[in-house]
Context: one part of a larger RNA
């Protein structure tokens, strides 16, 4: 390489737009470039293989044939690809109309709680502790309670294997803009479509600059326990940061369904969200479409399990694996302000 893999053994890119390339729905006609068939010419000798001769024999030679699996011409075929023409709705896309939704970005406001200051109350404790104690605050009047302000973050219930987003990720109201799913009609285009190397875009939490902001909470550091020790778990404090807010970078993550996108098929049951449609006695039922759970048949797997949201049957595209350490290291390139990110070995050695 030929292959065989990829939920958990090695292996699905963190997800998306998309460009090049691959692939691509029905029918009728041309074309003949792909493909089949025929015919010529050519494909060096030597080797090789099949018969057969020559050296007593074999190696060794010699002859004849095959083979040389490919090339170019020409002659035809038209099923299938391709190209080019008409055409056709089912595939994808538009239209009118609904209703659902923590989708996304900015504004404004809203009520508990916490900390914090100011008045009033009142007076010796209070905080801590998985059993307990100190650090720690407190007679310069805490802890409580009531009243008043201040500032920051979070939005209890409603909260549901509920709903939205491509992922990551979204949750208090309410206004503004705005993206996409979904449903019914279905009279419009008329295959427009799928994937998708590089490229672009997005991308939790920590982290990074430059301003702000700072209530709790908190790496770091201090004290206090605890232990033989305890650079830890407890426990009083606390800065960064963060949660925060603007702009820029950073590009990782158990970025997990450890399960790429897409199509089309393959018992059934039974919750649950959003729609439509039927019957009905106005309890209720039944069809149907999209999404989320669970069971479970064939099927499929090493087993566990998946099972119409497939790990089952197939097609088509991309990623990616190929023994375990060395190592996701070195080196070297790109990126980055740095932190470090991608990309990515070998020797040894089992």
């Nucleotide at each position: 390489c030929u292959g065989g893999g990829c939920g958990u053994a090695a292996a699905g890119g963190g997800u998306g737009u998309g460009u090049a390339g691959g692939c691509g729905g029905g029918a009728c006609g041309g074309u003949a470039a792909g493909u089949c068939a025929g015919a010529u010419g050519u494909g060096a000798a030597a080797a090789c293989u099949a018969u057969g001769g020559g050296c007593u024999u074999a190696a060794c030679u010699c002859a004849u044939a095959g083979c040389c699996u490919g090339c170019a011409u020409u002659u035809g075929a038209a099923a299938c690809u391709g190209c080019u023409g008409u055409u056709c709705u089912u595939g994808a896309g538009a239209g009118u109309c609904g209703g659902a939704g923590a989708g996304g970005u900015a504004a404004a406001u809203g009520g508990a709680a916490u900390u914090c200051c100011c008045g009033g109350u009142g007076u010796a404790g209070c905080g801590g502790u998985g059993a307990a104690a100190a650090u720690g605050c407190a007679u310069a009047g805490a802890u409580u309670u009531c009243g008043g302000g201040a500032g920051g973050a979070a939005c209890a219930c409603c909260a549901g294997u509920g709903g939205c987003g491509a992922a990551g990720g979204c949750g208090a109201u309410u206004u503004a803009c705005u993206g996409g799913a979904c449903g019914a009609c279905c009279a419009c285009u008329g295959a427009c479509g799928c994937u998708g190397a590089g490229a672009c875009a997005c991308g939790a939490a920590a982290g990074u600059g430059u301003g702000g902001g700072g209530a709790g909470c908190a790496a770091a550091c201090a004290g206090g326990a605890u232990u033989a020790g305890a650079u830890a778990c407890c426990c009083u404090g606390g800065u960064a940061g963060u949660u925060c807010c603007a702009c820029a970078c950073u590009g990782u993550a158990a970025a997990c369904g450890a399960u790429g996108a897409a199509u089309g098929c393959u018992a059934g049951g039974u919750g649950u969200a959003g729609g439509g449609g039927g019957a009905g006695a106005u309890a209720u039922u039944c069809c149907u479409c999209u999404g989320u759970g669970c069971c479970g048949c064939a099927g499929c797997u090493a087993a566990c399990g998946c099972a119409a949201u497939a790990a089952g049957c197939a097609u088509u595209c991309c990623g990616c694996c190929u023994g375990g350490g060395g190592a996701g290291u070195a080196c070297g390139g790109c990126c980055g302000c740095a932190a470090g990110g991608u990309u990515g070995a070998a020797a040894c050695u089992c």
A computed fold for a 350-nucleotide part of an RNA from an uncultured rumen bacterium, annotated as small-subunit ribosomal RNA, central domain. The coordinates come from a structure-prediction model, not an experiment, and the mean pLDDT is 82.